Model confidence (mean pLDDT): 75 of 100. The RNA shown here (Bacterial RNase P class A) has 323 nucleotides. Rfam family: Bacterial RNase P class A. Rfam links the family to the GO terms ribonuclease P activity, tRNA processing and dimeric ribonuclease P complex. Rfam classes the family as a ribozyme.

[in-house]
RNA sequence: CGAGAAAAGGGAAUCAUCGCUGGCGGCUCUAGCAAUAGAUCUGCGGGAGGAAAGUCCGGACACCAUAUGGCAACGUAGCGGGUAACGCCCGUCCAUCGCGAGGUGAGGACAAGUGCAACAGAAAGUAUGUACAGGUAAUGCUGUAGUGAAACCAGGUAAACUCUACGUGGUGCAAGCUCAAAUAGGCAAACCGUCUAGAGCAAUCUAGACUAGUUGGGGCCACCAACGAAAUUUGCGGGUAGAGUGCUUGAGCCCACAAGCAAUUGUGGGCCUAGAUGAAUGAUGGUUGAAAACAGGAUCCGGCUUAUCCCUUCUCUCGGUUU
Numbered sequence: 001c002g003a004g005a006a007a008a009g010g011g012a013a014u015c016a017u018c019g020c021u022g023g024c025g026g027c028u029c030u031a032g033c034a035a036u037a038g039a040u041c042u043g044c045g046g047g048a049g050g051a052a053a054g055u056c057c058g059g060a061c062a063c064c065a066u067a068u069g070g071c072a073a074c075g076u077a078g079c080g081g082g083u084a085a086c087g088c089c090c091g092u093c094c095a096u097c098g099c100g101a102g103g104u105g106a107g108g109a110c111a112a113g114u115g116c117a118a119c120a121g122a123a124a125g126u127a128u129g130u131a132c133a134g135g136u137a138a139u140g141c142u143g144u145a146g147u148g149a150a151a152c153c154a155g156g157u158a159a160a161c162u163c164u165a166c167g168u169g170g171u172g173c174a175a176g177c178u179c180a181a182a183u184a185g186g187c188a189a190a191c192c193g194u195c196u197a198g199a200g201c202a203a204u205c206u207a208g209a210c211u212a213g214u215u216g217g218g219g220c221c222a223c224c225a226a227c228g229a230a231a232u233u234u235g236c237g238g239g240u241a242g243a244g245u246g247c248u249u250g251a252g253c254c255c256a257c258a259a260g261c262a263a264u265u266g267u268g269g270g271c272c273u274a275g276a277u278g279a280a281u282g283a284u285g286g287u288u289g290a291a292a293a294c295a296g297g298a299u300c301c302g303g304c305u306u307a308u309c310c311c312u313u314c315u316c317u318c319g320g321u322u323u
């Protein structure tokens, strides 16, 4: 210098103008006895990602439930370690690819049973037993040859059925919990009178009329209209709208030291870093080599996978050249 291998990190900074969101505070106004609530304006500080994505694994949490045992189904599979847990991660053996640094691996069991297998070969998995030689009363009974990866035998194959070991209850924050309006419906209580007719032995029931009463008109009474023992009133309980909570301090992040090959763990110190809900986090311009790709929270974590542009750093391998 060229060609590679394996890791780690960054995602803009700053200034100006305009704007969004929710938090804390202030002035003014409105409602209210007050607490407080609402509105305009304004100050301060906060405001997405390495994948926030796919929802593919594993958990936390919650409810249904008591999920114990067995069967089925599905998943996992060398050995050891890590972890809350995992199908994830680390180490290592073996196999395999690469000159190498390194990459990849669905790597338990075919000595339980069943199935499957091209060519060659007489015969390929309980022999319709080849050639030569030997042997027997008789027989592939014995040896050798030949074909083949494998030949009278523990052959191969489980990304074939199967067996073994281990694991898995279901539904997901629209989980769930609390408060709770109007209207309608449910239950209970108050009220439930008088007369006539009919039915019935009676209790009582049905129909009609009247009145008390209720509602409306009206400031009130009278009056008018409607309803009329029907309504109406009161209370209770469930659910809906709506509101709150769950909700973000967490298997958290950063630094140092210690243990360990490592994953990881322990100790000490420091930090608080979205919590919205018809759903905010933006736009324009200038400067800094360039800042362009993939893409945005919606209960929260640990992984995996997929998408993706540009830049930086460390280590290692192979080849070439010069000293």
Stems, first nucleotide, its partner, number of pairs: 001319005007313005012288007020047002023044004028039004049294001053305002056303005061172004073168005078092005093107001094105004108163002113161002115157002130145005176245004186236005193210007213227005252271008